[in-house]
RNA sequence: CUCCAAACCGGCUAUGACAUUAGCCGUGGACUGAUGUCCUAAACCGCCCGGAAGGUGCUGAUAAUGUCUACCCAAUG
Numbered sequence: 001c002u003c004c005a006a007a008c009c010g011g012c013u014a015u016g017a018c019a020u021u022a023g024c025c026g027u028g029g030a031c032u033g034a035u036g037u038c039c040u041a042a043a044c045c046g047c048c049c050g051g052a053a054g055g056u057g058c059u060g061a062u063a064a065u066g067u068c069u070a071c072c073c074a075a076u077g
Stems, first nucleotide, its partner, number of pairs: 009026005016068006028039004046058002048055002
């Protein structure tokens, strides 16, 4: 210097919050005495028709489970 792996920590998994679990990603840079701040890469950003542009239509607040909240439908008071 390069590559690989693990742990900690951070981020993500088509609309909010909390808890638990699962999967994926974490590349570099600038400033500061340090804490830290800023920029940047990755993971990630639903489905239908269409070559594309675009158009029309559809489902879900979960990656999974539970709870709460918002929305929708039905019934009862």

Fluoride riboswitch aptamer (crcB RNA motif) from a Nitrososphaerota archaeon, 77 nucleotides, folded computationally. The coordinates come from a structure-prediction model, not an experiment, and the mean pLDDT is 76. Rfam family: Fluoride riboswitch aptamer (crcB RNA motif). Rfam 15.1 lists 2,293 matches to the family in 1,982 species. It was read from a public genome assembly, where an Rfam model found it.